Order: sequence, then C1' cells, then structure tokens
RNA sequence: UUCUUAUCAAGAGCAGGUGGAGGGACUAGCCCAAUGAAGCCCGGCAACCGAUUUUAUGAACCUUCAUAAAGCACGGUGCUAAUUCUUGCAGCACAAGGCUGAUAGAUAAGAG
Repeated sequence: UUCUUAUCAAGAGCAGGUGGAGGGACUAGCCCAAUGAAGCCCGGCAACCGAUUUUAUGAACCUUCAUAAAGCACGGUGCUAAUUCUUGCAGCACAAGGCUGAUAGAUAAGAG
C1' cells in the first nucleotide's frame, strides 16, 4: 500500500499535568478553540484479537479439541465534542434540517 470480512444511534476528565494555535480525513457547510486547539503524559471507556474463567453442545477419550454464550482490561490495538457533526452518488418522498442504500472514511482480524 492492496484485497476480504465485521462494526460504526451506546460509552469515556464541564477545575489533571505539559504545551502553545489550531482542530473536526477530503469538498461544501456548520461547529470546537486564549474561560485555552493539535501533540505528549496521566486518567477513563470499550471485548476486535490473544490469554484466562464459567456454562451448554458435539467430537475425542479421559493431558484434550471445536462451536456458541457469558465473564474478564492481564497482553496487542483502538477510542475518549457534536450519529463517521452534516454533506458529496442513487432511489423514494417532496411541506420539511424526511427515509433507504451505495461511495468515501475510521477501527479490528485475516490474506497478498
């Protein structure tokens, strides 16, 4: 960097530290920000993968394995304003800041 699959309406510091002006992927909007942005540290949230625990079923056969469910933040990530803030293409509805799907994006796991 590409492909596949899954998820994206919940959750997480309204007096933490540092830092100093920017940030919300991109477009157009609309927002957040010196009553202090990004980044970093700490704190927190979350079960995607691994580990571990429990239960059920099946296999194997008694050192186990597979699947499903629940639990668990120990390890690997991730996340921590606003529905992935809205939107960008298509269809429906057209009174409407309406509905649905796709695309794009993000994250995880696997493959190249």
This is a predicted structure of a 112-nucleotide RNA (SAM riboswitch aptamer (S box leader)) from Pseudoneobacillus rhizosphaerae. Its mean pLDDT, the model's own confidence on a scale to 100, is 81. Its Rfam family is "SAM riboswitch aptamer (S box leader)". Its family is annotated with regulation of gene expression in the Gene Ontology. The organism belongs to Pseudoneobacillus, within Bacteria. It was read from a public genome assembly, where an Rfam model found it.